[in-house]
RNA sequence: GUCUGAUAAAGGCACACCAUUCGAAAGAGUGGGCCGCAAAACUAUAGGGCCUAGGGCCUCGUAAGGUGCGAGGCUAAGGCAGCCAGUUACCGGA
Numbered sequence: 001g002u003c004u005g006a007u008a009a010a011g012g013c014a015c016a017c018c019a020u021u022c023g024a025a026a027g028a029g030u031g032g033g034c035c036g037c038a039a040a041a042c043u044a045u046a047g048g049g050c051c052u053a054g055g056g057c058c059u060c061g062u063a064a065g066g067u068g069c070g071a072g073g074c075u076a077a078g079g080c081a082g083c084c085a086g087u088u089a090c091c092g093g094a
Base pairs, nucleotide, nucleotide: 002094003093004092005091012037013036017032018031019030020029021028022027035082041087042086043085047084048083049080050079051078055075056074057073058072059071060070061069062068
């Protein structure tokens, strides 16, 4: 340096859920927690995918007045890396 995670040591992270805070939501922070994880570390405008739709646009309905209200659709500039991906790295083995 490359491949690899069967065994070992020291450790690490933390799903669901609960409390609380932020957020329109998706989701996120903190504390607890434990399903799991050999990258469950980092990267989210400049790969793919997925989630959400406050705002915007469109359609329909409705109502009455100054363009509202209701329903539906589309949309990321909002999110997810514990979906794939990219980058870097500890320990063991070959």
This is a predicted structure of a 94-nucleotide RNA (c-di-GMP-I riboswitch aptamer). It matches the Rfam family "c-di-GMP-I riboswitch aptamer". Its family is annotated with cyclic-di-GMP binding in the Gene Ontology. The coordinates come from a structure-prediction model, not an experiment, and the mean pLDDT is 81. The sequence was found by an Rfam model in a public genome assembly.